The RNA shown here (Bacterial RNase P class A) has 367 nucleotides and comes from Pseudoluteimonas lycopersici. The coordinates come from a structure-prediction model, not an experiment, and the mean pLDDT is 77. The gene name in the source record is rnpB. It matches the Rfam family "Bacterial RNase P class A". Rfam classes the family as a ribozyme.
């Protein structure tokens, strides 16, 4: 110096001029004005996990239902992290990952195929029985390979075909024997485990669990429009009192009873207002424990708290990057994303112009 591959970070800076909201403080009667502090994010976004927080259910197991799934750690917890394992790419740093069980059961395998669990189309061997042919007086012989037998080496179908290559072996074949790979409910070592690695067993049956299902582990419900206070006007509700004991209703009357007025208290909703609200599994920065994720102390720090809700705009300098021009310095032009709080946090995914540092990996040059 090319290429690359992993982590952390930044997300223009200044200074002018004119806004925009919350708080405070002052003036005002209000309406509003002054003055000061403060005023987005790495994602604030998706609302996909997962906590806190409130409220309502709830003894305790248990069943269904749902999620999660290699192993051991972190953590307030998780489907996230972190650290091994395995399997897959890659020269390599390094990246991916629905990776628990198919000897617990039940089920599947479309098309093609003989057969997708118990089988042989085609084929290849053989001739002990049946049968047929020829031959022989007969006992019998030879042949054929039809039935029966043996075999799965080949051919053929599929994605997948009963361990695989090879050597032997054999009538043909076959773990039938042998090497080597491959498997395994064996032993032994090694690791907290996933798992490894020696040896040992000719080998038990093959895929699929993203099919039911089995085993482990998790899980009660809605959410700040949650909840908690104060609380009009009108309307309607209860109590007590009062009033010529009036008038209506019900009834053939009488008694009941039931509606209608006033005053006073009284609750409960509704509109309004107030909290919930931002001090918090905070944020820096030493150190100190662990390979890491993270944890423990010690000293600093205050960082929007908002109602459908503001955080902006132009202009000069500087800085970045892209094109042109130019021998250079330099000069012109253009660009600068993605996005935007509304109870908080942890993550995960998505979106993003460009740029810094840092740790490696790989090719090539000079020494």
């Nucleotide at each position: 110096g090319g290429a690359g591959c992993c982590g952390g970070c930044c997300a223009g800076a200044c200074a002018g001029u004119c806004g925009c909201g919350u708080c405070a403080u002052c003036g005002g009667a209000a309406a509003c004005g002054a003055u000061g502090c403060c005023g987005a994010g790495g994602a604030a976004a998706g609302u996909c996990c997962g906590g806190g927080c409130u409220c309502c259910a709830c003894a305790g197991g248990g069943c269904a239902c749902g999620g999660u799934g290699c192993c051991a750690g972190g953590u307030a917890a998780c489907g996230c992290c972190u650290g091994g394992g395995c399997g897959g790419c890659g020269c390599g740093a390094g990246c991916c990952g629905a990776c628990g069980g198919a000897a617990a059961g039940u089920g599947c395998a479309a098309c093609a195929g003989a057969a997708a669990g118990a089988u042989a189309c085609c084929g290849c061997c053989g001739a002990a029985c049946g049968g047929c042919a020829u031959c022989g007086c007969g006992a019998g012989a030879u042949g054929c390979g039809c039935g029966u037998g043996g075999c799965a080496a080949g051919g053929g179908u599929g994605a997948a075909a009963u361990g695989g290559u090879g050597c032997g072996g054999u009538a043909a074949g076959a773990g039938c024997g042998c090497a080597c790979c491959g498997c395994g409910a064996g032993u032994c070592g090694g690791g907290c485990a996933a798992c490894c690695g020696a040896c040992c067993g000719g080998c038990a049956c093959g895929g699929c669990a993203a099919a039911c299902c089995c085993c482990a582990c998790c899980g009660g419900g809605a959410g700040c429009a949650a909840g908690g206070c104060c609380a009009a006007a009108u309307a309607g509700g209860g109590a007590a009192g009062c009033g010529a004991u009036g008038u209506c209703g019900u009834g053939g009357c009488c008694c009941g009873c039931g509606a209608c007025g006033c005053u006073u208290c009284c609750g409960g909703g509704u509109a309004g207002g107030c909290u919930g609200c931002u001090c918090g599994a905070g944020c820096g920065u030493a150190u100190c424990g662990g390979c890491g994720a993270c944890g423990g102390u010690g000293c600093g720090c205050c960082u929007a708290g908002a109602g459908g809700a503001a955080u902006g705009a132009c202009u000069g300098u500087c800085g970045c990057g892209g094109c042109g021009c130019g021998c250079a310095a330099g000069c012109g032009u253009c660009g600068a994303a993605c996005a935007g709080a509304a109870c908080c946090c942890g993550g995960c995914u998505u979106a993003u112009c460009g740029g810094c540092c840092g740790a490696c990996u790989u090719c090539g040059c000079c020494u």